Predicted 3D model of a 351-nucleotide part of an RNA (small-subunit ribosomal RNA, central domain) from a metagenome. Rfam family: Bacterial small subunit ribosomal RNA.

Context: one part of a larger RNA
RNA sequence: UUGGGCGUAAAGCGUCCGUAGGCGGUUUAGUAAGUCUAAGUUUAAAUUCCUCGGGCUUAACCUGAGGGCGGGCUUAGAUACUGCUAAACUAGAGGGUGUUAGGGGCUGAUGGAACUCACGGUGUAGGGGUGGAAUCCGUUGAUAUCGUGGGGAACACCAAAAGCGAAGGCAUUCAGCUGGGGCAGCCCUGACGCUGAGGGACGAAAGCCAGGGGAGAGAAUGGGAUUAGAUACCCCAGUAUUCCUGGCUGUAAACGAUGAGCGCUAGCUAUUGCAAGUGUCGACCCUUGCAGUGGCGAAGCUAACGCGUUAAGCGCUCCGCCUGGGUAGUACAGCCGCAAGGCCGAAACUC
Numbered sequence: 001u002u003g004g005g006c007g008u009a010a011a012g013c014g015u016c017c018g019u020a021g022g023c024g025g026u027u028u029a030g031u032a033a034g035u036c037u038a039a040g041u042u043u044a045a046a047u048u049c050c051u052c053g054g055g056c057u058u059a060a061c062c063u064g065a066g067g068g069c070g071g072g073c074u075u076a077g078a079u080a081c082u083g084c085u086a087a088a089c090u091a092g093a094g095g096g097u098g099u100u101a102g103g104g105g106c107u108g109a110u111g112g113a114a115c116u117c118a119c120g121g122u123g124u125a126g127g128g129g130u131g132g133a134a135u136c137c138g139u140u141g142a143u144a145u146c147g148u149g150g151g152g153a154a155c156a157c158c159a160a161a162a163g164c165g166a167a168g169g170c171a172u173u174c175a176g177c178u179g180g181g182g183c184a185g186c187c188c189u190g191a192c193g194c195u196g197a198g199g200g201a202c203g204a205a206a207g208c209c210a211g212g213g214g215a216g217a218g219a220a221u222g223g224g225a226u227u228a229g230a231u232a233c234c235c236c237a238g239u240a241u242u243c244c245u246g247g248c249u250g251u252a253a254a255c256g257a258u259g260a261g262c263g264c265u266a267g268c269u270a271u272u273g274c275a276a277g278u279g280u281c282g283a284c285c286c287u288u289g290c291a292g293u294g295g296c297g298a299a300g301c302u303a304a305c306g307c308g309u310u311a312a313g314c315g316c317u318c319c320g321c322c323u324g325g326g327u328a329g330u331a332c333a334g335c336c337g338c339a340a341g342g343c344c345g346a347a348a349c350u351c
Base pairs, nucleotide, nucleotide: 004322005321006320007305008304012319014202015201016200017199021195022194023193025089026088027087028086029085030084031083033082034081035078036077037076038075039074040073041072042071043070049067050066051065052064053063054062055061092192093189094188095187096186097184098183099182100181104178105177106176107175108174109173111155115151116150117149118148119147120146121145122144126137127136163170164169207248208247209246210245211244212243216242217241221237222236223235224234259318260317261316262315263314264313267296268295269294270293271292272291273290274289275288276287277286279284300307301306324351325350326349334343335342336341
């Protein structure tokens, strides 16, 4: 191990692809393995259960007879469902055609603002910073202002409750290469599907290795303040880092704290994409359908909060996970990693 659960109480793997397995649309025929019916046979006796008796004063208990439960095998039959075989179908799935939106990805180029540095001009005593100061910068000319040149990083407005992506995530502009999606009507394939233990791939930030780059920001660190102290908060500096290329790491409040797929169950409203219809010269608006993203809500669900056709409602399939708190995501072993560490993952003891 029955059973109950997983938005917030313990519990959905970070995400996807996919092996085995599990599950699987419509119709017909066959078969009769599962399934069901009947008969036979067997499962030593005792035990458990039921019926009728017997023995202890009764009962429990013991005991006689009969029956039954459960399993195996054989034979005969049933064929609705499941399986298998054969044939067929198009509502699932996929492909073709047309059209379409998009910060989806990769590579190269490109623009302006800001910042910083260098040089030059003007100009003179301050600037900066704070709650107030000081460290700091400045007469070897700062701050301010103008010009020229260099550099790196990020892209204001547009911008949205908006868009795209499996998730992580994605935004100057342009070009090239490339993935996925929506819609429309027709054509094609004909169940090719769903899920997915293991496995594989991707995976923010920080971190690691090698080589570049380094403006601004800035762990560590130094200094100035504050304070009883101040290993902080504030200020002045500032290394790693942040950026690029190649490789590693594999984690997160990786969150919708909500696994994936399919079907069903009132609506109202906003918005994105596409199509059709009606009106219109047109723009456009209205109506309808499909796909997405939000708000509010019927029924229903929920411990409540809330969820509510994007379900946490009603059902089915498959996977993952939970089982009092602490010890502990620790120890040990194993696997992975350069390391940091990751994955897997206890117990004693204690409340």